[in-house]
Notes: Transfer RNA from a bacterium, 72 nucleotides, folded computationally. The coordinates come from a structure-prediction model, not an experiment, and the mean pLDDT is 82. Rfam family: tRNA. Its family is annotated with triplet codon-amino acid adaptor activity in the Gene Ontology. Rfam classes the family as a transfer RNA. The sequence was found in a public genome assembly.
RNA sequence: GUCCUCGUAGUUCAAUGGAUAGAACAGGUCCGUCCUAAGGACAAAAUCUGGGUUCGAUUCCUAGCGAGGAUA
Numbered sequence: 001g002u003c004c005u006c007g008u009a010g011u012u013c014a015a016u017g018g019a020u021a022g023a024a025c026a027g028g029u030c031c032g033u034c035c036u037a038a039g040g041a042c043a044a045a046a047u048c049u050g051g052g053u054u055c056g057a058u059u060c061c062u063a064g065c066g067a068g069g070a071u072a
Base pairs, nucleotide, nucleotide: 001071002070003069004068005067006066007065010025011024012023013022018055028042029041030040031039048064049063050062051061052060
């Protein structure tokens, strides 16, 4: 250089055209306890960037950025 895969919450993963983007763990508040822990309740938190297609895009197309892999 060329080709392939991937990019979603602090972390690990779902959602493949339409419900308020969902779960686990971590962190926060409260309950709990003499204190801590276990356990329980509640809240917060994300679609890499620009453009396009579409009534509607996390999803499809395109350019870029980043990560990984293959190849000479």